[in-house]
RNA sequence: CGCCUGUUUGCGGGAGAGAGCAGCAUCGCUGCCGCCGAAGGGGAAGAGCCCGGAAAUCUCUCAGGCAAAUGAACCGUAUACAGGUU
Numbered sequence: 001c002g003c004c005u006g007u008u009u010g011c012g013g014g015a016g017a018g019a020g021c022a023g024c025a026u027c028g029c030u031g032c033c034g035c036c037g038a039a040g041g042g043g044a045a046g047a048g049c050c051c052g053g054a055a056a057u058c059u060c061u062c063a064g065g066c067a068a069a070u071g072a073a074c075c076g077u078a079u080a081c082a083g084g085u086u
Stems, first nucleotide, its partner, number of pairs: 002085006009078005018033001020032005034066003040062001041060003
């Protein structure tokens, strides 16, 4: 220097589900019913046998969300940092 991995930040893309009903101090809050899974969080498996360990876009829906906006796992890209490798 190149490559790989991870983290921070910026940019681009980014799904799903009632613009539900009622009240109020009204674009928000509270209560009730119905829903969504891709913030976060919880659960759990196989790999000869026993024991143990062990993940997710699976599963649950605590939280969050159900016009737009915001947010959004994940993907791409740029920067900085850390580690590894030739």
Glycine riboswitch aptamer from Nitratireductor aestuarii, 86 nucleotides, folded computationally. Model confidence (mean pLDDT): 80 of 100. Taxonomically the source falls in Nitratireductor (Bacteria, Pseudomonadota, Alphaproteobacteria, Hyphomicrobiales).